[in-house]
Context: one part of a larger RNA
RNA sequence: CUGGGCUUAAAGCGUGCGCAGGCGGAUAUGAAAGUCAGAAGUGAAAUCCCAGGGCUCAACCCUGGAACUGCUUUUGAAACUCCAUAUCUAGAAUCCGGUAGAGGUCAAGAGAAUUCCUAGUCUAGAGGUGAAAUUCGCAGAUAUUAGGAGGAAUACCAGUGGCGAAGGCGGCUAUCUGGACUAAUACUGACGCUGAGGUGCGAAAGCGUGGGGAGCAAACAGGAUUAGAUACCCUGGUAGUCCACGCCGUAAACGAUGUGUGCUAGUUGUUGGAGGCUUAAGUCUUCAGUGACGCAGAGAAAUCAUUAAGCACACCGCCUGGGGAGUACGACCGCAAGGUUAAAACUC
Numbered sequence: 001c002u003g004g005g006c007u008u009a010a011a012g013c014g015u016g017c018g019c020a021g022g023c024g025g026a027u028a029u030g031a032a033a034g035u036c037a038g039a040a041g042u043g044a045a046a047u048c049c050c051a052g053g054g055c056u057c058a059a060c061c062c063u064g065g066a067a068c069u070g071c072u073u074u075u076g077a078a079a080c081u082c083c084a085u086a087u088c089u090a091g092a093a094u095c096c097g098g099u100a101g102a103g104g105u106c107a108a109g110a111g112a113a114u115u116c117c118u119a120g121u122c123u124a125g126a127g128g129u130g131a132a133a134u135u136c137g138c139a140g141a142u143a144u145u146a147g148g149a150g151g152a153a154u155a156c157c158a159g160u161g162g163c164g165a166a167g168g169c170g171g172c173u174a175u176c177u178g179g180a181c182u183a184a185u186a187c188u189g190a191c192g193c194u195g196a197g198g199u200g201c202g203a204a205a206g207c208g209u210g211g212g213g214a215g216c217a218a219a220c221a222g223g224a225u226u227a228g229a230u231a232c233c234c235u236g237g238u239a240g241u242c243c244a245c246g247c248c249g250u251a252a253a254c255g256a257u258g259u260g261u262g263c264u265a266g267u268u269g270u271u272g273g274a275g276g277c278u279u280a281a282g283u284c285u286u287c288a289g290u291g292a293c294g295c296a297g298a299g300a301a302a303u304c305a306u307u308a309a310g311c312a313c314a315c316c317g318c319c320u321g322g323g324g325a326g327u328a329c330g331a332c333c334g335c336a337a338g339g340u341u342a343a344a345a346c347u348c
Base pairs, nucleotide, nucleotide: 004319005318006317007302008301012316014201015200016199017198021194022193023192025088026087027086028085029084030083033081034080035077036076037075038074039073040072041071042070049065050064051063052062053061054060091191092188094186097182098181099180103177104176107173110154115149116148117147118146119145120144121143125136126135162169163168206247207246208245209244210243211242215241216240220236221235222234223233258315259314260313261312262311263310266293267292268291269290270289271288272287273286274285275284276283277282297304298303321348322347323346330341331340332339333338
């Protein structure tokens, strides 16, 4: 390189946007770059192949043919690709009317609970466990009542429910704001798909500066358990968890399944629309999402099966025995932690 692959065997970038590139709807006309056909020139000889011949054979040599699959020029063809022009509306986008939603941002206020403080009532225990102890308590704890402070999270509703590209998003109200779906028109007229580099976002932990700190809780301390117990259990407890701004850029970032488009039996639930029938309950049709099953088909099987892992096409990413190793070195990024890119010797 070819061939073969990427749910679980090695392999889909965490996820979007997007320059270049690749690919690209319908009709007509033109042109003729690709494409196809004819002709001419060239394609040295030798070699290779075929036929015949010469050395006793063979290797080797000689003669002839074929071939040299290519290039150039020229004459044509016009289906397909490209190009140009004109047109179209099935892709795509937009306008108008609706709909649902924990989509995002910022601000304000709410109630329950935990903890703490103050005051009242009350008295000897409370707490914790398998059992205990450390711990708290006559300086009045626990329990209970009233008042106050502060931080964090929002029970029920709540759902194989919804929204978002992913990460993710959950009390209420308002501000600003993104996307989706749907009905019927109108409108633009291929404006599309993918996307190397690039760039935005990106859980948790971690880092920097400044706040905040109720509960929880790495580290740490003590009590237990145990042969030991640097653990599991208990009592405490600091970073952190929270906020603002900045960084980090990784996860089993998982559906372990790239994005887009078309085609391919059904059954049944559920979410959001629209329409028809019906007095209503309901039922039928259809669009978009989300589940369970299941045929064909696929698959090594498990299983997948109109939300495909089926049948095809376009583009990108990735894999090539195990270990060494996602490591070393170099480079780039980072305050650091480290991240990204990424080998080899050797060994089985």
Overview: Small-subunit ribosomal RNA, central domain from an uncultured prokaryote, 348 nucleotides, folded computationally. The full RNA is in RNAcentral, with records from ENA. Its mean pLDDT, the model's own confidence on a scale to 100, is 89.